[in-house]
Molecule: c-di-GMP-I riboswitch aptamer
Organism: Desulforapulum autotrophicum
RNA sequence: UGACAAGCACGCCAAACCAGGGGUAACCCUGGGACGGAAAGCCACGGGUCCAUGGUUUCAUGGAUAGCCGGGUUGCCAUA
Numbered sequence: 001u002g003a004c005a006a007g008c009a010c011g012c013c014a015a016a017c018c019a020g021g022g023g024u025a026a027c028c029c030u031g032g033g034a035c036g037g038a039a040a041g042c043c044a045c046g047g048g049u050c051c052a053u054g055g056u057u058u059c060a061u062g063g064a065u066a067g068c069c070g071g072g073u074u075g076c077c078a079u080a
Stems, first nucleotide, its partner, number of pairs: 012037002017032006035067001041073003045070003048065007
């Protein structure tokens, strides 16, 4: 360098809904279930939206949402 054969990937996550549980609530967890996703892994930093409390033109505080957007960060497969 060429030929042959084998191998990798062929998997992962999980919406709605249902059951059980937590929470005032938004929502979250476990199991089932797949609408979808190539970061639908992680992070609440900025914006948005939702909940609670207070205030009542604007808002403020706390909480939630990463499968709303932006951003940050980590990672996988194939081809070239």